[in-house]
Predicted 3D model of a 189-nucleotide RNA (Lysine riboswitch aptamer) from Aquibacillus sediminis.
NCBI's taxonomy places the organism under Bacteria, Bacillati, Caryophanales, Bacillaceae, Aquibacillus.
It was read from a public genome assembly, where an Rfam model found it.
Rfam family: Lysine riboswitch aptamer. Rfam describes the family as follows. Riboswitches are metabolite binding domains within certain messenger RNAs that serve as precision sensors for their corresponding targets.
RNA sequence: UGGUGAGGUAGAGGUUGCGAUUUAUAAGAGUACUAGGCACGAGGUUGUGCAUAACCGAAGAAGGUCUAGAAAAGGAUAAAUCGCCGAAGUUUUUAUGACUAGCACGUCUUAAAAACUGGGGCUGUUCUCGAAUAGGGGCAGAACUGUCACGAUUAUUUUUUAGAAUAAUCGUGGAGUACUAUCUUCGCG
Repeated sequence: UGGUGAGGUAGAGGUUGCGAUUUAUAAGAGUACUAGGCACGAGGUUGUGCAUAACCGAAGAAGGUCUAGAAAAGGAUAAAUCGCCGAAGUUUUUAUGACUAGCACGUCUUAAAAACUGGGGCUGUUCUCGAAUAGGGGCAGAACUGUCACGAUUAUUUUUUAGAAUAAUCGUGGAGUACUAUCUUCGCG
């Protein structure tokens, strides 16, 4: 000085990068729920089903309708602040807790393991998520964008030429334990 292994530090992708918190707004919704009236007439109380304990019910159940009062959560949009660039997220399995006094399924919370995703959108389909045509998840498709590798063309630099390096454009492909820069260390020359 060059290459490479191990470790550390700092960065880049995007004007919708990722996540969290707060505030405001719309929607949720004149819905759930409460009270009263009318009619009907025997069941009702967990997200669903089963069995069953307790309770309510002809002094009128569930459901329907009218009048009066009347929410909230999760999610969305905008702004601000904070932490960041496997940021973060998803799926499956297992376990715990809640919905629920029991069982099964289901949903949600938390934890672990494995696998996948560079990033944000669009289209189609599907979901026992969601009030929803918003949003979210699964699957698939065609593009965009950043990064690296290989190849081609052009230009510049160097060189006797070839070649090499850099930049731009185009094409193909890979994946984030990646990529760029830099430091320490190990071994070789």